[in-house]
RNA sequence: CCGUAGCUCAGUUGGUUAGAGCGCCCGACUCAUAAUCGGAUGGUCCUGGGUUCGAGUCCCAGCGG
Numbered sequence: 001c002c003g004u005a006g007c008u009c010a011g012u013u014g015g016u017u018a019g020a021g022c023g024c025c026c027g028a029c030u031c032a033u034a035a036u037c038g039g040a041u042g043g044u045c046c047u048g049g050g051u052u053c054g055a056g057u058c059c060c061a062g063c064g065g
Stems, first nucleotide, its partner, number of pairs: 001065003006022004015053001023041001025039004046062005
C1' cells in the first nucleotide's frame, strides 16, 4: 500500500437500488465448432468492534497478500 461477484477491477468530500468487463448457464445463427447477437445468473464489500440518523467509504484491533 492492497483486501468489493468465479477472475480483473471501479465505486465521487459517508446518503436513495453496490456496478463494469470477462466468465458460467439458456437460446438464436451454423452441417458443426468458433465468432457474433438476445436473455438469464451473480456479493455477509477479509473478520470483530467503534463513531454516525446513515459506513464499501471514517476510527481501532486482528487476519491475509